[in-house]
RNA sequence: GAACUUCUUAAAGCGCCUGGACCUAGUUUUUUAUAGAAAAACUAGGUUGACGAGGAGGAGGUUUAUCGAACGAUCGGCGGAUGCCUCCCGGUUGCUCACGACCGUUAACGAUACCACAAAAACACAGGCAACUGUGCUACAAAAGGUAUCAGGUGAGAUGA
Numbered sequence: 001g002a003a004c005u006u007c008u009u010a011a012a013g014c015g016c017c018u019g020g021a022c023c024u025a026g027u028u029u030u031u032u033a034u035a036g037a038a039a040a041a042c043u044a045g046g047u048u049g050a051c052g053a054g055g056a057g058g059a060g061g062u063u064u065a066u067c068g069a070a071c072g073a074u075c076g077g078c079g080g081a082u083g084c085c086u087c088c089c090g091g092u093u094g095c096u097c098a099c100g101a102c103c104g105u106u107a108a109c110g111a112u113a114c115c116a117c118a119a120a121a122a123c124a125c126a127g128g129c130a131a132c133u134g135u136g137c138u139a140c141a142a143a144a145g146g147u148a149u150c151a152g153g154u155g156a157g158a159u160g161a
Base pairs, nucleotide, nucleotide: 014079015078016077017076019075020048021047022046023045024044025043026042027041028040029039030038031037051068052067053066057088058087059086060085061084062083089104090103091102092101093100095157096156097155098154099153110150111149112148113147114146115145123136124135125134126133127132
């Protein structure tokens, strides 16, 4: 220094990279009168490969699992994930019970109105031949996010007037 094994830690636009894209170097070919330059192919080494907001009762299952910004490679692939489905538990539905509906401890779907210091970017500095990377400062969103109002099934029973 490498490989294997074990343990621990980290995260959800999260992690990884063999396709692709981009950069550099070398070689070859084409265009050009030649060189230069440009384009293409191959080889090697690098860079990139999701910007934040929002989202967690438990178990099992499942995969293209919300919102906008930017861009048009944030392409493509693999893995994972707070989504979704079923069941259990719990909550609301004037009190209790049963069933139903909708939800998840901030625990009705929905309707109306209102609300928000987002980050990348840009700019500046630093590193790198370059692609690009890091840090600082700072402008601008939307929602299935937040607030308020409206809005509450069937049956039986109890209590009160």
Model confidence (mean pLDDT): 80 of 100.
This is a predicted structure of a 161-nucleotide RNA (glmS glucosamine-6-phosphate activated ribozyme aptamer) from Desulfotomaculum sp.
Taxonomically the source falls in Desulfotomaculum (Bacteria, Bacillati, Bacillota, Clostridia).
Rfam family: glmS glucosamine-6-phosphate activated ribozyme aptamer. By type it is a riboswitch. Its family is annotated with regulation of gene expression and catalytic activity in the Gene Ontology.